[in-house]
Molecule: Bacterial RNase P class A
RNA sequence: GCUGGGUAGCGGAUGGCCGCCGGCAGCAAUGCUGGAGGAAAGUCCGGGCACCGCAGGGCAGGAUGCUGGAUAACGUCCAGGCGUGGAAACGCGACAGACAGUGCAACAGAAAGCAAACCGCCUGACAAGGGUUUCGGCCUUUGUCCGGUAAGGGUGAAAUGGCGAGGUAAGAGCUCACCGCAUUCCUGGUGACAGGGAUGGCACGGUAAACCUCAUCCGGUGCAAGACCAAGCAGGAGUCCGUCCGCAAGGACCAGUUGCUGCCCGCAGCUGUUGGACAUCCGGGUAGGUCGCUUGAGGCGGUCGGUAACGACUGACCCAGAGAGAUGGUCAUCGCCUUCUUUCGAAGGUACAGAACCCGGCUUAUAGCUACCCUACACGA
Numbered sequence: 001g002c003u004g005g006g007u008a009g010c011g012g013a014u015g016g017c018c019g020c021c022g023g024c025a026g027c028a029a030u031g032c033u034g035g036a037g038g039a040a041a042g043u044c045c046g047g048g049c050a051c052c053g054c055a056g057g058g059c060a061g062g063a064u065g066c067u068g069g070a071u072a073a074c075g076u077c078c079a080g081g082c083g084u085g086g087a088a089a090c091g092c093g094a095c096a097g098a099c100a101g102u103g104c105a106a107c108a109g110a111a112a113g114c115a116a117a118c119c120g121c122c123u124g125a126c127a128a129g130g131g132u133u134u135c136g137g138c139c140u141u142u143g144u145c146c147g148g149u150a151a152g153g154g155u156g157a158a159a160u161g162g163c164g165a166g167g168u169a170a171g172a173g174c175u176c177a178c179c180g181c182a183u184u185c186c187u188g189g190u191g192a193c194a195g196g197g198a199u200g201g202c203a204c205g206g207u208a209a210a211c212c213u214c215a216u217c218c219g220g221u222g223c224a225a226g227a228c229c230a231a232g233c234a235g236g237a238g239u240c241c242g243u244c245c246g247c248a249a250g251g252a253c254c255a256g257u258u259g260c261u262g263c264c265c266g267c268a269g270c271u272g273u274u275g276g277a278c279a280u281c282c283g284g285g286u287a288g289g290u291c292g293c294u295u296g297a298g299g300c301g302g303u304c305g306g307u308a309a310c311g312a313c314u315g316a317c318c319c320a321g322a323g324a325g326a327u328g329g330u331c332a333u334c335g336c337c338u339u340c341u342u343u344c345g346a347a348g349g350u351a352c353a354g355a356a357c358c359c360g361g362c363u364u365a366u367a368g369c370u371a372c373c374c375u376a377c378a379c380g381a
Stems, first nucleotide, its partner, number of pairs: 001377001004374007012334007020035006037352001041363002044361005049222004061218005066080005081095001082093004096213002101211002103207002118153002120149003124145009161179002164176003180202001181200008226291004235282003238278004242253004254272007298317001300315006335350006
């Protein structure tokens, strides 16, 4: 220099003018001050918080599934093991169980689950032909039949260990070496696992993001959770009650009825009431209001521990909080990209997206730019 791999960051800047939402001060006018993201997104996991449920356990259902660690927790992260892709840096992996049971395997193929003989190879028998002959036979070709054979071909995703040698009529773990596998022992490691030895002739095919089995974890609903205050209307309790006057105490008057003597007056007592009025209390609670609400597993700097994820201590900091509604527009200068132009410069563009209870993750989108580390190759010293 080029090549690929990994990690991290930025993702427009400054100023003027006009606005929008919140907070503080102020009687007000007004002033000061805060106002989107790395994903605020998808709402896919995990937790805090809130209410409901709950003795404990089980069933059902769901998720996860190598080891050790981190964490509030996780399906996340870190480190490692194994497998796999890559020449490498490095990437990816639901990475438990197929001697508990059930199921599945299209097509092709002879045969696919107590494996199997299509071609091929081989012994034998029979028939026909050829060659040779010392006439006993021998060699050979073709066909049929009984058998043997899993070396070779062919089918398939997969064909009952691989490969080489011996062996055999031809073959075959039939025998042997190496590799693989199973059992067992030793060593190293916290462990996953790795290395080595001995024995065994090789069984127990594949499939569990098929049902299933095993282990671990999970109660439900989400801030429109929920807590408090509480108009109006409706409900309950209470008080009042013929009419008028009066704030009230009370007074005047009316009707009925009872008694005082049968009737009238008068006097005294009772009734006027099953529908209203008052809006005082009560409980629940709608509208509405307040809280929840943003000081938090908080971000930033430093020191220390740890390979790391992360943790401990410490310093200073406060950074949207709503009505489901604001977070903008415009101008100028500069930056960056593309095109045109010899240059000066001109034109166009400047990603994905946008809070609503809050955190930790994952996933997805993202123009362009930057930094560091590593791999391979080439060249130079």